RNA sequence: AAAGUAGGUCAGGUGAUCGCGUUCCGACGUGUCGGAAUGAGGAAAGUCCGAACUCCAUAGGGCAGGAUGGUCCGUAACACGGACUCGUUGUGAAACGGGGAAAGUGCCACAGAAAACAAACAUUCCACCCCCGGUGGAUUAAGGUGAAAAGGCGAGGUAAGAGCUCACCGCUUCUGUGGUGACACAGAAGGCAUGGUAAACCCCAUCUGGAGCAAGACCAAAUAGGAGGGAAAAGGCUGCCCGCCUUGUCUGACCCUCGGGUAGGUCGCUCGAGAUUGUCGGCAACGACAAUCCCAGAUAAAUGAUCACCCGCUCGAGUGAUCGAGUGACAGAAUUCGGCUUAUCGACUUGCUUUGCUA
RNA sequence: GGGGCUGUAGCUCAGUUGGGAGAGCGCAUGACUGGCAGUCAUGAGGUCGUCGGUUCGAUCCCGAUCAGCUCCACAA
Numbered sequence: 001a002a003a004g005u006a007g008g009u010c011a012g013g014u015g016a017u018c019g020c021g022u023u024c025c026g027a028c029g030u031g032u033c034g035g036a037a038u039g040a041g042g043a044a045a046g047u048c049c050g051a052a053c054u055c056c057a058u059a060g061g062g063c064a065g066g067a068u069g070g071u072c073c074g075u076a077a078c079a080c081g082g083a084c085u086c087g088u089u090g091u092g093a094a095a096c097g098g099g100g101a102a103a104g105u106g107c108c109a110c111a112g113a114a115a116a117c118a119a120a121c122a123u124u125c126c127a128c129c130c131c132c133g134g135u136g137g138a139u140u141a142a143g144g145u146g147a148a149a150a151g152g153c154g155a156g157g158u159a160a161g162a163g164c165u166c167a168c169c170g171c172u173u174c175u176g177u178g179g180u181g182a183c184a185c186a187g188a189a190g191g192c193a194u195g196g197u198a199a200a201c202c203c204c205a206u207c208u209g210g211a212g213c214a215a216g217a218c219c220a221a222a223u224a225g226g227a228g229g230g231a232a233a234a235g236g237c238u239g240c241c242c243g244c245c246u247u248g249u250c251u252g253a254c255c256c257u258c259g260g261g262u263a264g265g266u267c268g269c270u271c272g273a274g275a276u277u278g279u280c281g282g283c284a285a286c287g288a289c290a291a292u293c294c295c296a297g298a299u300a301a302a303u304g305a306u307c308a309c310c311c312g313c314u315c316g317a318g319u320g321a322u323c324g325a326g327u328g329a330c331a332g333a334a335u336u337c338g339g340c341u342u343a344u345c346g347a348c349u350u351g352c353u354u355u356g357c358u359a
Numbered sequence: 360g361g362g363g364c365u366g367u368a369g370c371u372c373a374g375u376u377g378g379g380a381g382a383g384c385g386c387a388u389g390a391c392u393g394g395c396a397g398u399c400a401u402g403a404g405g406u407c408g409u410c411g412g413u414u415c416g417a418u419c420c421c422g423a424u425c426a427g428c429u430c431c432a433c434a435a
Stems, first nucleotide, its partner, number of pairs: 001355010012310007020039009041330001045341002048339005053212004065208005070084005085098005099203002104201002106197003121143001124138006151169002154166003170192001171190008216267004223435001226258005233247005274293008311328007360431007369384004378415001386402006408424005
């Protein structure tokens, strides 16, 4: 320098004018005005996990169902994160993956002799016979099909062969050493038994009650209906009494009280497993301590618009300085946190690897 | 805001121990007819929403993503 690999940070800036939500202060016309402060994200998204919180259920325990799956640690918890370990890929930095197939069951289409308990077919070799051929025995090495073929390769051996025997490699078992552990290393023994599939059923270990802030709690209107109680009267004819008429005296109607939890309002509602900085512990994830700080709480839902200058990018003109035009990623809180995943124009930056060149 | 379900031919839908992609209607062509309707025969038409993974092999099993539908606010 080029190519690559694993991360981290930011997410256009400044000013002016107009406008909106929340809180506080001050006025008065009590919901308006004025002033001050403050006002989206790294994903606010998907709702895929884990919790806080609330209600319901629940004596205790188990089954079923669901989730997770190398080991150790971190964490409130997790399916998340860190370190290590084994396998595969890559020259490498690194990336991806992880219980059990020797408890049992199932499946492995087509092709192929055979798809796993086993054994048949063809071939090879030996013996016998009625010698084209057939019968009995030995054998699974080779059969080139498949995604996958019964340890691999070489030598010896044999009638022909074969872990039948031997060397190397692989595998299994046992012992020892190191490590908290997964595991690694060393030695000995076994002739090899154990094809794949558990994102098939299943087995093992661990965890696990359900619903979700439209959870839930409080205040509480009008209308209709319900329960309880009250007065015997009410209205019309008339200014009043008497009288007459209508309704009611059972139901109903009138008045009062009660409960309900809708419309509406209040709370839950934002100070929290909180943020920043520093020191210390730890390889790291993370933790401890100290100081400082308060950082949206709306309810049909505010967080916006215009202009100027600068910044980044693209295009055009110009020898050049520069000028003109266009453009500004994904996206937008709704109870709150910790993760994961997905979307994202770009800019800056750190560790490391490979190749080439120079000293 | 929070739950649940679906996606297969132009339309409506089937499709399971994972191995052939199908049915009805519609469409095209041919025959019967002087012509239409109708009937019969033949045929075309599919990235199984998209992407990735598990597997020898995926419509099917697992994950992510996109689109659509539906439920949840309890007086009457």